[in-house]
Context: one part of a larger RNA
RNA sequence: UUUAGUUGAGGGAAUUCGGCAAAUUGGCCCCGUGUCUUAGGUAUAAGGGGUCCCUGCUUUUGCUAUUUAAUAGUUGAAAGCAGGGUGCAAUUACAAAGGAAGUCCGACUGUUUAACAAAAACUUAACUGACUGCUAGCCUGUAAAGGUGCGUAUAGUCGGUGACGUCUGCCCAGUGUCUGUACUUUAAACCUCUUUCCAAGGAGGCUAAGAGCAGAUAAACGGCGGGGGUAACUAUAACUCUCUUAAGGUAGCGUAAUACCUUGUCGUUUGAUUGACGACUUGCAUCAAUGGCGUAACGAGAUUUCCACUGUCCCCAACUAAAAUCCUCCGAACACUCUAUACUGGUGCAAAGGCCAGUGAUCUCCAGUGGGAAGCGAAGACCCCGUGAAACUUUACUGUAGCUUAUCGUUGCGAUGUGGGCUUUAAUGUGUAGUGUAGGUGGUAGUUGUUAAAGCGUGGUCGCCAGAUUACGUGUAGACGCCAAUGAAACACCACUCUUUAGAAUUUACAUUGCUUACCCUGCAAAGGGAACAUCGGUAGGUGGACAGUUUGGCUGGGGUGGCACCCUGUUGAAAGGAUAUCAACAGGUCCCUAAGGUUGACUCAAUCGGGUCGGGAAUCCGAUGUGGAGUGUAAGAGCAAAAGUCAGCCUGAUUGUAUUCUUAAUAAGACGGAAUGCAAGUGUGAAAACAUGGUCUAGCGAACCUCUAUGUCCUCCUUGAUGGGGGCUAGAGAUGAACGAAAAGUUACUCCGGGGAUAACAGAGUUGUCGCGCCUGAGAGUUCAUAUCGACGGCGCGGCUUGCUACAUCGAUGUCGGCUCUACCUAUCCUGGGCGUGCAGAAGCGCCCAAGGGUGCGGGUGUUCACCGAUUAAAAGGUAUCGUGAGCUGGGUUCAGAACGCUGUGAGGCAGUUUGUUUGAUAUCUACUGGAGAUGUUCGGUGUCUGAAAGAAAUGGUCUUCUAGUACGAGAGGAACGAGGACCAGAGGCCUCUGGUCUACCUGUUAUCUGACAAGGUAUGCAGGGCAGCUACGCCUUAUGUGGAUAAGUGCUGAAAGCAUCUAAGCACGAAGCCAUUCCUGAAAAGAGACACCUUAGAACUCCCAUAAAACAUGGGUUUGAUGGGACAGAAGUGUAAGUACGGAGCUUCGGCGACGUAUUAAGCUUGCUGUUUCCAAACGUUCGUUUUUCUUAGU
Repeated sequence: UUUAGUUGAGGGAAUUCGGCAAAUUGGCCCCGUGUCUUAGGUAUAAGGGGUCCCUGCUUUUGCUAUUUAAUAGUUGAAAGCAGGGUGCAAUUACAAAGGAAGUCCGACUGUUUAACAAAAACUUAACUGACUGCUAGCCUGUAAAGGUGCGUAUAGUCGGUGACGUCUGCCCAGUGUCUGUACUUUAAACCUCUUUCCAAGGAGGCUAAGAGCAGAUAAACGGCGGGGGUAACUAUAACUCUCUUAAGGUAGCGUAAUACCUUGUCGUUUGAUUGACGACUUGCAUCAAUGGCGUAACGAGAUUUCCACUGUCCCCAACUAAAAUCCUCCGAACACUCUAUACUGGUGCAAAGGCCAGUGAUCUCCAGUGGGAAGCGAAGACCCCGUGAAACUUUACUGUAGCUUAUCGUUGCGAUGUGGGCUUUAAUGUGUAGUGUAGGUGGUAGUUGUUAAAGCGUGGUCGCCAGAUUACGUGUAGACGCCAAUGAAACACCACUCUUUAGAAUUUACAUUGCUUACCCUGCAAAGGGAACAUCGGUAGGUGGACAGUUUGGCUGGGGUGGCACCCUGUUGAAAGGAUAUCAACAGGUCCCUAAGGUUGACUCAAUCGGGUCGGGAAUCCGAUGUGGAGUGUAAGAGCAAAAGUCAGCCUGAUUGUAUUCUUAAUAAGACGGAAUGCAAGUGUGAAAACAUGGUCUAGCGAACCUCUAUGUCCUCCUUGAUGGGGGCUAGAGAUGAACGAAAAGUUACUCCGGGGAUAACAGAGUUGUCGCGCCUGAGAGUUCAUAUCGACGGCGCGGCUUGCUACAUCGAUGUCGGCUCUACCUAUCCUGGGCGUGCAGAAGCGCCCAAGGGUGCGGGUGUUCACCGAUUAAAAGGUAUCGUGAGCUGGGUUCAGAACGCUGUGAGGCAGUUUGUUUGAUAUCUACUGGAGAUGUUCGGUGUCUGAAAGAAAUGGUCUUCUAGUACGAGAGGAACGAGGACCAGAGGCCUCUGGUCUACCUGUUAUCUGACAAGGUAUGCAGGGCAGCUACGCCUUAUGUGGAUAAGUGCUGAAAGCAUCUAAGCACGAAGCCAUUCCUGAAAAGAGACACCUUAGAACUCCCAUAAAACAUGGGUUUGAUGGGACAGAAGUGUAAGUACGGAGCUUCGGCGACGUAUUAAGCUUGCUGUUUCCAAACGUUCGUUUUUCUUAGU
């Protein structure tokens, strides 16, 4: 010193993020118990009292004895009463809740991140939604099969909310889900058509689910506005206007676990409150089962206050145990490029023990402290990068399972209805004219009738309402045609046939339904149930983060957000060849035009001046001047006048093929694109020469694959007789703007890997816009007056504290805010000291100069630094030291993993928004520092006494007050100083007489238990009361008077330069808490290594007994010529009256005795680290080093 403990005066949370930790309380009995309440609780609420020993009595009850009753007991247990008694204290130790009040959250008990989160998270009863009738639904599985369940809707599964109370508003536009759907769209299969057949192919039709469409649904996902005006003060707006929506947030709550601004405003709480509570409430961004608002009880939850209590603190002290320390033995790990005696300044990749300069530094060891080694530990987790990874999400891309729909197969026989095709039967047919309701064409002169005609009656069907036709009955013998008339057509009858209707047969499709033999289910079987459905398989459509694989650009004064500097053009930058960067500056392009192109001819513009009807400044007309001041499709630059501009005529050269050059692309090689110059063909204009391959020049653009178009007597493949189809050659078109061209969304704080100081956050460095502090000038104000004081507009600096910028050092890691602790330095001085000026009478101020010796404090809320507030104060100054200080502490904040709110996002998730919770490693090698020792040197040695170079200190600093003095001053009000005293505060040093603390030396009381009992002891330092020495502060003492020297600002003397003046130039004198001394401490290792005295052989150390000393060592004392230690004795001190004996004692008694306790003996007994006396015991005997002279030996020079 640490760890674990004990005790603590006075104060009592002042500590701190926070009462963390500790203390308090505590068992049992009795009394008593507020508020709230779900009436159960809260509750041991709170708050009081009692508790031990002895003696006796009462009651209840067990056992035993005597003969039942009843009585009795050297008898057990419990409860109660009375009397007596002791101590500081009677659950005496151990054990054993501190309490109360407000708020938030969650109802509760319970569960959770084994090893950083126990919570407000999860669960829960309860409420509610959805699916499900059993071969159910849901789940597992490729399947067989299995679970729920051998359960059956009071059941099972899947969601949401989360007891209870009270409620749960509006919105169905979006996204889901469900229901429906005349119509639209829509796959395969199927059908039809088509390409002369066939085929590939093409077209069309039919059609399911799905989608469109219609509706429902929010306790589904979710959502729930803006502007203007208006009331007899103002304010506000019941009222009103308007835009708009699917609907515009209702009740409730509200600065909140949600409020940015914000420490909102008010009130309560406090001396003071970023806190808490209660209100208000304009709510950035509350809000109703993503539940809203309340709520008793409960909570190792969060938060605030009060009481009690305390070493949390003021302010620390003592003690105990263990470690550390010392001795003996045993004996690791980490770390370790080299070297190492440092410090200051500088330099350097910008933060050096090693370089440079200066200073310091003899060597070694021990105990400590942790400033440095940008110390050790871990290839940084933050940040960026990687055409890295993983996990998760989704309306990313591409797929897959699953689900669903259609169709075919497994798959058979029927019925009914409806639709289509075909066959057949019967009917049907009205323009006008005509007796009449003439389908068309053809044939033909007869046909038909007792097998019942016409007519009549009834009924059916059709109908143009005229009638036609048919069945039955009646009726009994004719009826119809040809002819005639009308007309386009003439009808008896027959054949074929058309429209429409009805029936039948057959075929096909759909719907419904029957059957049984496939198939399925139950069953041992018999049989039963279902049934061509389902199942299963093929094909096709839809759906499909349930699952899978992937993608999710680049530049970038870090990255992201933003932007495009990602393709092209002009000017500047660009430094007079070419080339040349920046998220440099200024501007543009991704077209336009059949004329705005070609050619020929003609003309001259803008502007100004003069003239001229309406007519003006400006219209059209005339004249003059007019190098372009106009125009040229489009940016800018360049260019252009019988034109490149303007107007007109005729045209299509804006054509085809081919070649070269330039540019794109300096200095390597290319692509697309662009341009220029030719040749050939054909063409236009012009009389012709000629000109014309778009626009006066420089921008206006695009690979492969794929698709399409065009051209040709072309090439090739299939079949080949032709046609047709496929492929190719040539030329075009369709686009990639991230523009020399992948088909592509997010999240990660659950993260991972590889790298980077190529690149951010902290700190450093550079810079200093910003920041801070000065100076110059002096507009102004200050009644007057720039400069007592303040000072605009401007200018010039300094500092390196703020914030930026840069990206130089560090990413194989330099621990990040604040506080605590502790030290040093700076001055731009807050106080204290000395001065000057004043708009200085005094007092109090204001400004400036010198000055860094000392001081600069305590609290409230907040994590805060900061800022604000309270009461003091002489003052409550500012900075630096890696924003000093985490191998010193803390861990409240920030910044991991959990969770919640608001906002945001479809979602995973996110938020310099809020809230709650959350592991701080280590044995010190070197250096440094604080201390303690040893060795060598200092020229022979030893012992002792000094000097004092140098170093250190603050050893002092300050306040108040009395006298001066109610004086100077002042009209008054007020109101000093020099000097002399007193007290106090802070700091420093020392001490223990007093006071206080401790005191596990000691004494006493007492609990539990053990030694059979007493006495005396052990154990829990048991607890409790006291306490000497020692150590201590909260106690006491000292910290004095000053003086000297040299100065600062400043004040002067004399005094020139400059006949004056002048503190200065020569000279002289004053002048501060500051500097140097005086004071104290260290200090011959001060290498210039000192001096003096004594001794010349002295002397020192070890061993031994010790303490005024002490970790080891050292120091000091003693060693028989001795009081050094122990013992004994005496004193003093502490405690508080021992044991034994005697007497007393409430009462009881069988009269023997029992009995807590008291009194006396007894200021007793016990104890002692203190003082003194005394040789009883122990300091025994000894060992080693050192030293002069002489001789010898050895070694070195």